[in-house]
RNA sequence: ACCGAUAAGGGCAAACUUAUUGAAAGAUAAGGACGCAAAACCAAGGGCCUAAUGCUUACUGAGCUAUGGCAGCCUAGUUGCCGAAG
Numbered sequence: 001a002c003c004g005a006u007a008a009g010g011g012c013a014a015a016c017u018u019a020u021u022g023a024a025a026g027a028u029a030a031g032g033a034c035g036c037a038a039a040a041c042c043a044a045g046g047g048c049c050u051a052a053u054g055c056u057u058a059c060u061g062a063g064c065u066a067u068g069g070c071a072g073c074c075u076a077g078u079u080g081c082c083g084a085a086g
Base pairs, nucleotide, nucleotide: 002086003083004082011036012035016031017030018029019028020027021026034072040078041077044075045074046073047070048069049068054064055063056062057061
């Protein structure tokens, strides 16, 4: 350095519930733990969610659209605790 224990000290917190917020997706806080060695940061590439707005239309509707989101989907980039075996 790769790597990742039935190690040590710790850390984060899915679903769900409540409150706030938002057009929505989602976010924040509290509770709660399914999991996580980067489940820390980052929306650059891919992917996914939403569709306010705009456009189209056969117009109480439908389709498309990110400038809105998701880092606990993958990749790239940045930072980082511990140290058994190999």

The RNA shown here (c-di-GMP-I-GGC riboswitch aptamer) has 86 nucleotides and comes from Salinibacillus kushneri. The organism belongs to Salinibacillus, within Bacteria.